The RNA shown here (c-di-GMP-I riboswitch aptamer) has 86 nucleotides and comes from a Gammaproteobacteria bacterium. Its mean pLDDT, the model's own confidence on a scale to 100, is 85. Of the family's consensus pairs, 95% are formed in the model.
[in-house]
RNA sequence: UUAAGAAAAAGGCCAAUUUACUGAAAGGUAAGGACGCAAAGCUACCGUCUAAGAGAAUAUAUUCUUAAGAUAGUGGGGCUGCCAUA
Numbered sequence: 001u002u003a004a005g006a007a008a009a010a011g012g013c014c015a016a017u018u019u020a021c022u023g024a025a026a027g028g029u030a031a032g033g034a035c036g037c038a039a040a041g042c043u044a045c046c047g048u049c050u051a052a053g054a055g056a057a058u059a060u061a062u063u064c065u066u067a068a069g070a071u072a073g074u075g076g077g078g079c080u081g082c083c084a085u086a
Stems, first nucleotide, its partner, number of pairs: 002086002005083001012037002017032006035073001041079003045076002047071003053066005
């Protein structure tokens, strides 16, 4: 440097869900929890979710569009990295 993760060691993260707080929503934060993960580390480029505000339509109460809001544990792309093996 490349390949690959059978076994081992040191550690790491924390799904569902519960409580509290927060947000218009999607979602987020903290604590409990432990389904799983060798990148479940980082990154919103693609994709995806939401639609407060704004715009449009209209039957005046709804509908449609829109990210400046989110999502890295559905997935793809980019960057970096522990252990041991060949």